[in-house]
RNA sequence: CCAGUUGGCCGGGCAGCCGCGCUUUACCAAUGCCGAAAGGCGGUAGGGUGAGGAAAGUCCGGGCUCCACGGAAACACGGUGCCGGAUAACGUCCGGCGAGGGCGACCUCAGGGAAAGUGCCACAGAAAGCAAACCGCCUCGCAUGCGAGGUAAGGGUGAAAGGGUGGGGUAAGAGCCCACCGCGUCGCUGGUGACAGGGACGGCACGGUAAACCCCACCGGGAGCAAGACCGAAUAGGGAUGACGCGGGUGACGCGCAAGCGCCACUACAGCCUGUUUCCGGGCCAGUCAUCCGGGUGGGUUGCGCGAGGCAGCGUGCGAACGCUGUCCCAGAUGAAUGGCUGCCACGUCCUGGGAAACCAGGGCCAUACAGAACCCGGCUUACAGGCCAACUGGCAAA
Numbered sequence: 001c002c003a004g005u006u007g008g009c010c011g012g013g014c015a016g017c018c019g020c021g022c023u024u025u026a027c028c029a030a031u032g033c034c035g036a037a038a039g040g041c042g043g044u045a046g047g048g049u050g051a052g053g054a055a056a057g058u059c060c061g062g063g064c065u066c067c068a069c070g071g072a073a074a075c076a077c078g079g080u081g082c083c084g085g086a087u088a089a090c091g092u093c094c095g096g097c098g099a100g101g102g103c104g105a106c107c108u109c110a111g112g113g114a115a116a117g118u119g120c121c122a123c124a125g126a127a128a129g130c131a132a133a134c135c136g137c138c139u140c141g142c143a144u145g146c147g148a149g150g151u152a153a154g155g156g157u158g159a160a161a162g163g164g165u166g167g168g169g170u171a172a173g174a175g176c177c178c179a180c181c182g183c184g185u186c187g188c189u190g191g192u193g194a195c196a197g198g199g200a201c202g203g204c205a206c207g208g209u210a211a212a213c214c215c216c217a218c219c220g221g222g223a224g225c226a227a228g229a230c231c232g233a234a235u236a237g238g239g240a241u242g243a244c245g246c247g248g249g250u251g252a253c254g255c256g257c258a259a260g261c262g263c264c265a266c267u268a269c270a271g272c273c274u275g276u277u278u279c280c281g282g283g284c285c286a287g288u289c290a291u292c293c294g295g296g297u298g299g300g301u302u303g304c305g306c307g308a309g310g311c312a313g314c315g316u317g318c319g320a321a322c323g324c325u326g327u328c329c330c331a332g333a334u335g336a337a338u339g340g341c342u343g344c345c346a347c348g349u350c351c352u353g354g355g356a357a358a359c360c361a362g363g364g365c366c367a368u369a370c371a372g373a374a375c376c377c378g379g380c381u382u383a384c385a386g387g388c389c390a391a392c393u394g395g396c397a398a399a
Base pairs, nucleotide, nucleotide: 001395002394003393004392005391006390007389008388009387010386012345013344014343015342016341017340018339020050021049022048023047024046025045026044027043028042032041033040034039052370056381057380059379060378061377062376063375064224065223066222067221069281070280071279072278073277074276075275077220078219079218080217081216082096083095084094085093086092097111098109099108100107101106112215113214117213118212119209120208121207134155135154136151137150138149139148140147141146142145163181164180165179166178167177168176182204183202184201185200186199188197189196190195228302229301230300231299238293239292240291241290242289243288244287247269248267249266250265251264253262254261255260271284272283273282309328310327311326312325313324314323315322316321348365349364350363351362352361353360354359
């Protein structure tokens, strides 16, 4: 200097004028205005503050709120899937192991189980789960091609053909024999572990596929800020149809000649409340559900930002992260605020001139990338013009 890999950051700055939202201080207006009410609204002058790294997607996990269901177990359904850590938690992140890709820095993995079972491996090919002989090779017989036997080393088909390479041996071949690799069994060493390394024995085998069904291990209530709480107002607590149900026992009271009826209390026997079932506990007990017709309201306040918070320093740790100390308060709208103008500078770009180039001068353009909070937070995924920094890898050159 060129090419690449990984990580981080910016994504305009300064000044002036005018204009916005929230909050706060002082003064003014407050018998004002809007509204049915609850409630809300103003002016002047100061102070403070006001969109993102993704605010997007709504893919995960939570905080928070509500729900008469809760606890234990099993099943169903859903999710995750190597080991060890981090975290509030996760399907996230960190560090490792293994496999694959890359010269390398590094990158990717939906990474448990195929000997529990089932399914599938199309076409091609002789043959794809228990085997197989198309071409070929060898031997024999007959005579130019056929038949018989042997073979699976060579070739073909295919994603994959039943271990691979080399040697010996054989009629030709084959783990037939041998060496090494691979595979299986047993054990040793190292490591928390996933795993790694070595050894002994054995010629040797039960192919692949589970983001196929499945098995195994672990995890899992539902709905969601349009959750929810409060205030105000209004109507018709409406009508029709259908289904289920309105149960049992004890006691008191009232009515009744009586049978019985009404009402209240207790019981928890029956029934109901969970995705299903069982056990334990709790709650409910007369209306509930569905469809159609009709009526009223759709207003206000809150939830709403002090947090698993930001920043800095120190310490522990390879790291994710954690701990300590100090410091700061940094949106809260509700048809929805942060904008407009001007000047200068910077980056970038276009034109002209000079220059070998780097670069210099003048002029023009220059909110110009993706993109806008709406309960909040930790992630993941996607989009992004232009630019900066650091480390590492490969190549070239010089010393």
Notes: This is a predicted structure of a 399-nucleotide RNA (Bacterial RNase P class A) from Peteryoungia glycinendophytica. Of the family's consensus pairs, 95% are formed in the model. It matches the Rfam family "Bacterial RNase P class A". The family's RNA type in Rfam is ribozyme. The gene name in the source record is rnpB. The source organism's lineage runs through Bacteria, Pseudomonadati, Hyphomicrobiales, Rhizobiaceae and Peteryoungia. The RNAcentral record of the sequence draws on ENA. Its mean pLDDT, the model's own confidence on a scale to 100, is 76.